Transfer RNA from a Candidatus Stahliibacteriota bacterium, 74 nucleotides, folded computationally.
It matches the Rfam family "tRNA".
């Protein structure tokens, strides 16, 4: 330097043909139970969908331009 795949909540990941509010499970908080702790149970919180740009009525999902990982060529 070329190709290819990948980025969604603290971790792991879904997200149907582009269709109005963005999810799960673990994990954090908070409450119940308990003497108490852990486990169960129940709520609550947490998201610039990598970053501009562009298509569209409408983008997490299509275009392209860059950022960061990871494979292969050279």
């Nucleotide at each position: 330097g070329g190709g290819c795949c990948c980025g969604u909540a603290g971790c792991u990941c879904a997200g149907u043909u582009g269709g109005u509010u963005a999810g799960a499970g673990c994990g954090c908080c908070u409450g119940a139970c308990u003497c108490a702790u852990a486990a169960u149970c129940a709520g609550u919180a947490g998201g610039u969908c990598g970053c501009g740009g562009g298509u569209u009525c409408g983008a997490a999902g299509c275009c392209u331009g860059c950022c960061g990982g990871g494979c292969c060529c050279a």